Predicted 3D model of an 83-nucleotide RNA (c-di-GMP-I riboswitch aptamer). Rfam family: c-di-GMP-I riboswitch aptamer. Rfam's curators write: GEMM was predicted in a large-scale screen for bacterial structured RNA regulatory elements. Its mean pLDDT, the model's own confidence on a scale to 100, is 80.
RNA sequence: UCAUGAAAAAGGCAAACUUACCGAGAGGUAAGGACGCAAAACUACGGAUCUCAAAUAAUUCAUGAGAAAGCCGGGUUGCCAUG
Repeated sequence: UCAUGAAAAAGGCAAACUUACCGAGAGGUAAGGACGCAAAACUACGGAUCUCAAAUAAUUCAUGAGAAAGCCGGGUUGCCAUG
C1' cells in the first nucleotide's frame, strides 16, 4: 500500500421506546435505553423513500422547497486483526 472480516483484543457508535426542548411537517437536539453496526464516521452526487407551512408552479402534481447517510450505489477519511 492492497485485499479480506472467520476468531480475538482495545476502544467506539446507538434502533425501537420514554422524557424535555425545537420545527408546519418529514424530522432534529439532549438525557435515559440497547435492536443492531467494521465504516451505524463524513458527504444529498445518482436511484428509491418521507414531508408540503411559506415561496415557486398550476391543480393535487413535483419540475419547487425541505428531510433522511441505520435503504441501495458513488465520493472522502479511518481502528484492530489476518493475508